The RNA shown here (c-di-AMP riboswitch aptamer (ydaO/yuaA leader)) has 140 nucleotides and comes from Nitrospiraceae bacterium UBA6898. Taxonomically the source falls in Nitrospiraceae (Bacteria, Nitrospirota, Nitrospiria, Nitrospirales). Its mean pLDDT, the model's own confidence on a scale to 100, is 76. It was read from a public genome assembly, where an Rfam model found it.

RNA sequence: GUCAAAAUGAAGCCGAGAUCCCGGACUCCGGGAUGCGGGGGACCCAUGAAGUCGGGGCGCAUUUCCCUGCCGAUGGCAGGGGAUAGGGCACUUUCAAGCCCGAGCCCGUCAGCUAACCCCGUAGGCAAUUGAAAGGAUGA
Numbered sequence: 001g002u003c004a005a006a007a008u009g010a011a012g013c014c015g016a017g018a019u020c021c022c023g024g025a026c027u028c029c030g031g032g033a034u035g036c037g038g039g040g041g042a043c044c045c046a047u048g049a050a051g052u053c054g055g056g057g058c059g060c061a062u063u064u065c066c067c068u069g070c071c072g073a074u075g076g077c078a079g080g081g082g083a084u085a086g087g088g089c090a091c092u093u094u095c096a097a098g099c100c101c102g103a104g105c106c107c108g109u110c111a112g113c114u115a116a117c118c119c120c121g122u123a124g125g126c127a128a129u130u131g132a133a134a135g136g137a138u139g140a
Stems, first nucleotide, its partner, number of pairs: 012126003018034007035122006045112001054110001055107004063083009086101004091135007
């Protein structure tokens, strides 16, 4: 000086999912406080009636078309594919180009808004980006 692997450090992303304290059977569990997030819950306001379909909540994840299969067959369910509301891409905003997601879960016949008040969560998963301008921050 070059190559490879491992470890450590610095700097990160989606998301509310973080910080501190105490205890324990101690890299995990339990409790408390703060911060962040969510639900229930008056007056007032809103809600025309009937039938079918029960209805509702968290979340960006809603709506629709095509194909296949099943069923109790004007429809519903499952799988696959194409669009799409919406959301994300590394400090923030704007512009341009490009890329990614567009799921899942819960309550259980019940909930409009909603002051006081009551209750719950504080997980999990990752590397889908470049350029320009303005503003800021950190390190050397």